[in-house]
RNA sequence: CUCUUAUAAAGAAAGGCUGAGGGAUCAGGCCCUAUGAAGCCUUAGCAACCGGUUCCGCCGUUGGCGGAAUGCUGGUGCUAAAUCCUGCCCGCGACACUCAGGUCGUCGAGGGAUAGAUAAGAG
Numbered sequence: 001c002u003c004u005u006a007u008a009a010a011g012a013a014a015g016g017c018u019g020a021g022g023g024a025u026c027a028g029g030c031c032c033u034a035u036g037a038a039g040c041c042u043u044a045g046c047a048a049c050c051g052g053u054u055c056c057g058c059c060g061u062u063g064g065c066g067g068a069a070u071g072c073u074g075g076u077g078c079u080a081a082a083u084c085c086u087g088c089c090c091g092c093g094a095c096a097c098u099c100a101g102g103u104c105g106u107c108g109a110g111g112g113a114u115a116g117a118u119a120a121g122a123g
Base pairs, nucleotide, nucleotide: 001123002122003121004120005119006118007117013043014042015041016040017039021032022031023030026087027086028085029084044079045078046077049075050074051072052070053069054068055067056066057065058064059063083115088112089111090110092108093107094106095105096103097102
């Protein structure tokens, strides 16, 4: 870097260095920021994907599979806002337009896709 699978409206920040941007990318919106952005370091915390431990069940029983619990001196991750929101598709409701069939539109709530993120596995 590519592929596969899983997850996401929950949760968790202080200090030091530094000094102007940041919220992945493009666009729009909205927001954070000299009462200090991003980055780096230290400490603390959150979560429970992997690992560990304990218990239970099943099986083809030195073990394997499934379930539950536990935060463990383990491996990652994370610690503003829903992945900050929208964008593409679908149908629903309201409005607008139309003689009508209806839709080129606006708004709202929802579902899905794509993309990104993280984990685990494979290449």
This is a predicted structure of a 123-nucleotide RNA (SAM riboswitch aptamer (S box leader)) from a Bacteroidota bacterium. The coordinates come from a structure-prediction model, not an experiment, and the mean pLDDT is 82. Its Rfam family is "SAM riboswitch aptamer (S box leader)". Rfam's curators write: The SAM riboswitch is found upstream of a number of genes which code for proteins involved in methionine or cysteine biosynthesis in Gram-positive bacteria. It was read from a public genome assembly, where an Rfam model found it.